[in-house]
Context: one part of a larger RNA
RNA sequence: UUGGGCGUAAAGGGCACGUAGGCAGUGAAUCGGGUUGAAAGUGAAAGUCGCCAAAAAUUGGAAAAAUGCUCUUGAAACCAAUUCACUUGAGUAAGACAGAGGAAAGUGGAAUUUCGUGUUUAGGGGUGAAAUCCGCAAAUCUAUGAAGGAAUGCCAAAAGCGAAGGCAGCUCUUUGGGUCCCUACCGACACUAGGGUGCGAAAGCAUGGGAAGCGAACAAGAUUAGAUACCCUGGUAGUCUAUGCCGUAAAUGAUGAGUGUUCACCCUUGGUCUAUGUGGAUCAGAGGCCCAACUAACGCGUGAAAUACUUCAUCUGGGGAGUACGGUCGCAAAACCAAAACUC
Numbered sequence: 001u002u003g004g005g006c007g008u009a010a011a012g013g014g015c016a017c018g019u020a021g022g023c024a025g026u027g028a029a030u031c032g033g034g035u036u037g038a039a040a041g042u043g044a045a046a047g048u049c050g051c052c053a054a055a056a057a058u059u060g061g062a063a064a065a066a067u068g069c070u071c072u073u074g075a076a077a078c079c080a081a082u083u084c085a086c087u088u089g090a091g092u093a094a095g096a097c098a099g100a101g102g103a104a105a106g107u108g109g110a111a112u113u114u115c116g117u118g119u120u121u122a123g124g125g126g127u128g129a130a131a132u133c134c135g136c137a138a139a140u141c142u143a144u145g146a147a148g149g150a151a152u153g154c155c156a157a158a159a160g161c162g163a164a165g166g167c168a169g170c171u172c173u174u175u176g177g178g179u180c181c182c183u184a185c186c187g188a189c190a191c192u193a194g195g196g197u198g199c200g201a202a203a204g205c206a207u208g209g210g211a212a213g214c215g216a217a218c219a220a221g222a223u224u225a226g227a228u229a230c231c232c233u234g235g236u237a238g239u240c241u242a243u244g245c246c247g248u249a250a251a252u253g254a255u256g257a258g259u260g261u262u263c264a265c266c267c268u269u270g271g272u273c274u275a276u277g278u279g280g281a282u283c284a285g286a287g288g289c290c291c292a293a294c295u296a297a298c299g300c301g302u303g304a305a306a307u308a309c310u311u312c313a314u315c316u317g318g319g320g321a322g323u324a325c326g327g328u329c330g331c332a333a334a335a336c337c338a339a340a341a342c343u344c
Base pairs, nucleotide, nucleotide: 004315005314007298008297012312014199015198016197017196021192022191025086026085027084028083029082030081033079034078035075036074037073038072040070041069042068051061052060053059089189091185092184093183095180096179097178101175102174103173105171106170107169108152113147114146115145116144117143118142123134124133160167161166204245205244206243207242208241209240213239214238218234219233221231256311257310258309259308260307261306265288266287268285269284270283271282272281273280274279294299317344318343319342326337327336328335
């Protein structure tokens, strides 16, 4: 490069925005760059291919081709370009609606822990059983008061929102997006997206603050042949917050994004229409089952892994190896790009 793939066999980037590029609705008109018909010129000779002669030869002869280029003259469907128009794609406005979407501030109750006080007295705690541990300097239990931090029970759902990561007590402020619907406006403004930019769980890092519970490391007690573990008693970093980094996850639907077309049934969220039939119709979501089709099978099946189109990423036997070297980036830890020898 060609061909084939990418749910589970190797392979969808963690997610978005968007530049170049690619690709892209309908109807006219113009143009003649691409495209295409015809004619002419050129495409040296030798050579090649086929033909003729010849007993043969590295022989002789005649002809043809040379898919290209230039010029002339036509065509106008398609691609490109220019102009005009359209409304179905995209968008805007009006009217409704739902929501744990984001940020900041305030605030509530339950519970754990600690502390103060009262009553009471010898145990409590923990386990398979124990012990370490706490307790006559009065524990545990109980009543009441206070402090402080973190998480938000029921509602709660297969539910909802968000591009993904993710988001849940309540109130207020501020802010992004979405859906429906009768119209009005705009008039292809669309889709995808290399490089780029931004967001991105947890852990980790830096500097302050905070620290109730939990709890890597660590210590002790058990268990055991041993026990650097599982169990128990403690417990530092961390977990929380502000600011800045890191940029990775089984970041999963292991399924990139967008558009069109396709048998039924059931459930559910938010609208609209119908108007009482515990219904029906129709959009936009979230689920279950299944026909056809597809699939190696499992399965998927209008939210496709069916059927078509556009575009990006990516794969090419196992190990070596997501490693070395080199580079970029980072405070570091690391991350990203990414081989080969050798071996089976």